[in-house]
C1' cells in the first nucleotide's frame, strides 16, 4: 500500500428497514439476627459524517478505531 471481517450500556451480547432487548455490573426496596443467595424495581448504549428511504442499529459511500491475510 491492497483485500476481508468487526465496531450497540462499565463488561458480554441480541435486534425482517418501523418501540433499541437481554445478561452481568451499579443504585434502591424486600427477604435474613448479620452477610451471602433469592425476589421486585431503577439508571445506563447504536464509533463519526454524508447519501438512499415516508422511516436506517440495519442498505450505500467516505472517515476513524480494532483484528486477519497478501505485498
Nucleotide at each position: 500500500g491492497c483485500a476481508c471481517c468487526c465496531g450497540u450500556a462499565g463488561u458480554u451480547u441480541a435486534a425482517c428497514g418501523g418501540u433499541a432487548g437481554a445478561a452481568u455490573a451499579c443504585g434502591g426496596c424486600g427477604u435474613u439476627g448479620c452477610c451471602a443467595u433469592c425476589g421486585c424495581u431503577g439508571u445506563g448504549a447504536c464509533c463519526c459524517g454524508a447519501g438512499u428511504u415516508c422511516g436506517a442499529c440495519u442498505c450505500u459511500c467516505g472517515g476513524c478505531g480494532g483484528g486477519u491475510g497478501c505485498a

Transfer RNA from an archaeon, 71 nucleotides, folded computationally. Its mean pLDDT, the model's own confidence on a scale to 100, is 81. Rfam family: tRNA. It is annotated as a transfer RNA.